[in-house]
This record gives sequence, structure tokens and C1' cells, in this order.
RNA sequence: GGUAGAGGUUGCAGACAACAAGAGUACCUUAAAGGAGCUAGACAAAGCGAUGAUUUUAAGAGAAAGGGAAGUUUGCCGAAAUGAGGAUUAUGUCAAAAAUUCUUAUUGGGUGCAUGGAGAAUAUCUAUGUAACUGUCAUUGAAAUUUUUCAAUGUUGAGCUAUC
Repeated sequence: GGUAGAGGUUGCAGACAACAAGAGUACCUUAAAGGAGCUAGACAAAGCGAUGAUUUUAAGAGAAAGGGAAGUUUGCCGAAAUGAGGAUUAUGUCAAAAAUUCUUAUUGGGUGCAUGGAGAAUAUCUAUGUAACUGUCAUUGAAAUUUUUCAAUGUUGAGCUAUC
């Protein structure tokens, strides 16, 4: 250097998906009140409005998206995620957000708790901290079926095991 594997029945990511929630919300209609502006983060344009808009109350009717998800299935073991920076995409301009991609940095893995951010959210995702658990390797000690088990400590994926 090549090849093949292991961690875990909550390993990682993708697709489909009953279903829950979004929500009796937005939008629309009717009636009443009210009386000049209203419409995305800002601006511009365009549109709507005294034939009564925005707003408020009551009634009627009444969604969707993103996100989640039992389960099924595909690809895999830096699988993947996040931060920073660059490029491209659509938009009237700027900003913000989103998608794809490149470089770089961090993270072995999942879980609980606290705080922050996103979110309609006690869902979920994510960052930091913390607590045990767990996988690998090393050291020490003990036991034994003599190279396996247990305990403690430390490290962590560019790693570990097997093989060429």
C1' cells in the first nucleotide's frame, strides 16, 4: 500500500410511508363596528381601497408546506454531522434564508441532564458543558480451561482486527 471485516437490534445516511401534530390555524363567505391607507426584513415597482381596504367581534365553511414518524427498503463503517471560508443557482436591488459543490478544522458511538440557536412545538435537529454506558488499543493486577475472563487507569477513527 491492497483486500476483507468488527463496534450497534436506538451505528450512520437516503427513499417510500400508515399516522400524530401543524389546526379548527391561514385563506374564503356573511353580519356588525370603524373610517384611510394596506400589501415581504428595508426600498422600488405593481396591485388593492369611500362600490369602505388594513383592523376588531360573531357565525359558517375550511387547507397546505417544512419538520416528526411505527414499518419497509437501499447504500455503507468519516459511515456522517457541525463550524469557518469560497463558488454557483432563483429573486427588481440589498439583506436574510435555502440547495449544490470545493477547501479547511473538530468529532470513536449512542443515551440522559443543563444552557443557547432553529422550529407552531415539553416533537425533532444542532452547538457547548456534564454524567454514567459502550467499542478499539495499551499498561497494571487477579483468576483460569494458557490465551481467555474480570477489575482499574489512560488514549481514541489518518484508528483497530485478519490477510497478501
Record summary
The RNA shown here (Lysine riboswitch aptamer) has 164 nucleotides and comes from uncultured Cetobacterium sp. The source organism's lineage runs through Bacteria, Fusobacteriati, Fusobacteriales, Fusobacteriaceae and Cetobacterium. It matches the Rfam family "Lysine riboswitch aptamer". The literature on the family includes a 2003 paper in Nucleic Acids Res by Rodionov et al., "Regulation of lysine biosynthesis and transport genes in bacteria: yet another RNA riboswitch?". About the family: Riboswitches are metabolite binding domains within certain messenger RNAs that serve as precision sensors for their corresponding targets. Its mean pLDDT, the model's own confidence on a scale to 100, is 79. The RNAcentral record of the sequence draws on MGnify.